[in-house]
């Protein structure tokens, strides 16, 4: 069960973070513009990925029994790292909402 949880597809909403230098191109020309190319340093966290708390389990120790300390396993996130990705727009974008399909109580 007139289908939870979960998976998947579609639609919707959807944040954060940049300066400098050089070259190139253009212009109303000695200055300016650029969403281009290269470099330097900086920055963001909401694709993805990594890390760990309590609890639980085990070991060691102890020895009436238990607990704590020590070691290991397991263990969450929007926390944290910043590997990946991102810092005009576009694309992407967690979570959430709506709809379809699948599964079927595993919640």
């Nucleotide at each position: 069960c007139a289908g939870a949880c979960g998976a998947u597809c579609g639609c919707g909403c959807g944040a954060g973070a940049g300066u400098c230098c050089a070259c190139c191109a253009c212009c109303a020309a000695c200055g300016g513009u650029g969403a281009g190319u290269g470099g330097a340093c900086g920055c963001c966290g909401a694709a993805g990925g990594g890390g760990c708390a309590a609890a639980g389990c085990g070991g060691a120790a102890c020895a009436a029994g238990a607990c704590a300390c020590c070691c290991g396993c397991c263990g969450a996130a929007a926390c944290u790292c910043u590997c990946a990705g991102g810092c005009a727009a576009a694309c992407g974008g967690a979570c959430c909402g709506c709809g379809g399909u699948c599964c079927g109580a595993c919640g």
Predicted 3D model of a 107-nucleotide RNA (Glycine riboswitch aptamer) from Thermoleophilia bacterium UBA6103. The model forms 90% of the base pairs in the Rfam consensus. Rfam family: Glycine riboswitch aptamer. Rfam's curators write: This family represents the bacterial glycine riboswitch. Glycine riboswitches usually consist of two metabolite-binding aptamers domains with similar structures in tandem. The sequence was found by an Rfam model in a public genome assembly.